This record gives sequence, C1' cells and structure tokens, in this order.
RNA sequence: GGAGUCGGCCAGGCAACCGCUCCGGGAAUCGGGAAGUACCUCGUGUAUGACCCGGCUGCCGGGGAGGAAAGUCCGGGCUCCAUAGGGCAGGACGCCAGGUAACGCCUGGGGGGCGCGAGCCCACGGAAAGUGCAACAGAGAGUAAACCGCCGAAGUCCCGGGUUCGCCCGGGGCUGGUAAGGGUGAAACGGUGCGGUAAGAGCGCACCGCGCGUCUGGCAACAGACGUGGCAUGGCAAACCCCGUCCGGAGCAAGGCCAAAUAGGGGAACACGUCGGCGGGGGUUCGCUCCCGCAGGCAACGCGCUGCCCGCGCGCGUUCCCGGGUAGGUCGCUCGAGGUGCACGGCGACGUGCAUCCCAGAGGAAUGGUUGCCCACGACAGAACCCGGCUUACCGGCCGACUCCCACU
Repeated sequence: GGAGUCGGCCAGGCAACCGCUCCGGGAAUCGGGAAGUACCUCGUGUAUGACCCGGCUGCCGGGGAGGAAAGUCCGGGCUCCAUAGGGCAGGACGCCAGGUAACGCCUGGGGGGCGCGAGCCCACGGAAAGUGCAACAGAGAGUAAACCGCCGAAGUCCCGGGUUCGCCCGGGGCUGGUAAGGGUGAAACGGUGCGGUAAGAGCGCACCGCGCGUCUGGCAACAGACGUGGCAUGGCAAACCCCGUCCGGAGCAAGGCCAAAUAGGGGAACACGUCGGCGGGGGUUCGCUCCCGCAGGCAACGCGCUGCCCGCGCGCGUUCCCGGGUAGGUCGCUCGAGGUGCACGGCGACGUGCAUCCCAGAGGAAUGGUUGCCCACGACAGAACCCGGCUUACCGGCCGACUCCCACU
C1' cells in the first nucleotide's frame, strides 16, 4: 500500500422567526367550596369573605421518536376469564453445560462443513419399532442386480488332434461363476494395498473407516488408547411416525371508577274531564252496573308558527327518589427485569454492591414549518400498555481488535 474478518458508535450541523404537545411555576380572570365577620325578617336568610380546588387565556422554565419505533415471528410482565390432579387432541422445540423473569434468545464448549487465514455456517435426538419416498438415466434403487466386460473350475454339446479306448490336449457354444474394470446415476451394499483364485470376492492379512467392549481424560457433549467383530446397519424424519421437554384461553378495544340528556325498569307523593270501541275481573233482579288495562276522538292545558285573535302542528299525567347501561369523563399510562459510571465475581452471556440521573405519554392522534449559512449533500423509516429477543429495511461516516498478500528497511 492492497484485500478482508469481527465488534462498537453516529444517523446532517448551526442560527433566527412562527407553531404543536406534556410537566412545573407564578399573574390576571372565571366557576365551585368555605372558616370567620357584619346586618335583621333570626332563617336551609343577606352581604363580605382569609383560604382551598378546578377551568381558560397569555407569560417564564424544562422534556418531546428509532436503531430498527417496522414484521407481529417467539418469550415474559400486567389485566380479566377458567382451573383438584392427570390424560387425549393440537402446536413448538431437540449435541452438552451455563445465563435469564422467560424463550424457539444469548454465552462457552463438542461434532460436522467452508475458507490459506482472521473467521463464518449447521432443526445437530431416533433410519437394527413400523409405514412410506427416490424424477430422469440405468441391467439393477434395497432380502440388490449380470448390459458391456472377465472366467471356463463344475455339468453338458459340437469341431480338430492324440490314445494304452479308461480318457487326455486345443478351440468354440450353452447352463453357469464373477461386483475386479467399463457404463448409468445425487446415491450401486466399506476404502487402499498385498496375498489368494479359473476369474473374482473380507475369502485371508496389514492400515484406514465402522460396530461392540474395557480403560484414561472431561460435570457433560465428546475425545484418545487398547482389545475384539470380517462388516452386519445405504439415503431421506424441514415424510408419516417413535422418544424426550415445554405450552389453560383471551388481550389495554384487557380491565377499574364517576356518570348527562332521551327512552325504558322499580318505587313514593300529588293529580285524574268526557265519548264510544276492545280485552280482563267483580256484582247482578240478566236489563245492566263498578273497577283495571290498551289504543283512539273531542275538550282543557302547555309549546311552536307569532306580539294578539283565528287557524294549523306537536306534546300530554306532574314532581321526586332508586338501580342498570349508553354518550362523555377519568384511572390503567409510564419509575422500569430502567439508563450511566465505578468496584468486585465470572473466559463469557451475566450477576452483586455503591453512587448518580429522570429520559414522549397523546387520544383523530403532538414531536413541525419558513428563511439564511456550512459540509462529507443526508438512507431506511414515525411511539399508542410495557419489557427481553429474533427477523427484515437502510445514504454514508467514525473508532477499536485481528487476518492474508505485496514492497521497502
């Protein structure tokens, strides 16, 4: 100098003016409560009213999005409902140890894969419980299989030669033997070598791999050594399945409190013209009569058009109390598994102690707009109950640790 790996941090800056929202302070003003004081009509009276509470307006001071606020994919807090215990179904997870409120997250370790390396990636339990799957190619895809090739030992046939006539030698074919070699495939029933054989083959042996056993190291996953078995058990469980562990449901529109008008429910007091209809009940001399309810007409009353009259329309028991719910208000709401610093323990995730800080809390939803200057010219993106994670999106810049290559000293 170049190429790269891992971790952390920032996310345009400054100024002026104008706004939005929350909190605190004091001022003016409005509303409510109110001790005390004064008055006389002596009361549930009138006036004044220290002080307290609340609203609005303007003033002063302070706070005001993110590393992902996102996706809503996991885990927890909180709230309500359900719940003796257990099981079925369903779902998630799956090497070992630890961290944590918990996790499917994180840390450390083991194993496997990739990279020269720093480092990175892995759903990493079980395929000798069972069922199932494997396109195309290929002879054969799982109790393996014979297409080319190799062999001619064993059986048998044909040809030639020899013969002591028993058979022998050579060649060719069939049955057959063979998994060394070729070929197909992602994958072909351990690999390499030597021996062996008709040719071959764990058929035998050595090494490697694998299974089993013992020992050693390690908390463990696992690793190593020795012995042993000639190899049995190909792959896929992110196919069903089996084993083990965990999981009650719904979510701040959870849920609690206060509570208007109107309508409807219950109750009390007062008021209650008239006409016919319908329904129910009581009385009856069966002619009628009394009471209650329902819907309606007229009158009266009230309201509106309209100040009055007429007319028209609407309403029609009145007042009070109780309870439920709605609108609305309020709490939940942000001080929390919180941030920062230091010390100690731990390889680390993290834990403990001390000090210090307060850092959005709205409710149609604020966190912005205009102008000027500067630069490296500004990405992805906006809280809605809270927190721990994961994943996804993202202009660029800074810092630290480390690796490889080249050159020079």
The RNA shown here (Bacterial RNase P class A) has 409 nucleotides and comes from a Pseudomonadota bacterium. Its Rfam family is "Bacterial RNase P class A". Rfam links the family to the GO terms dimeric ribonuclease P complex, tRNA processing and ribonuclease P activity. The family's RNA type in Rfam is ribozyme. The coordinates come from a structure-prediction model, not an experiment, and the mean pLDDT is 76.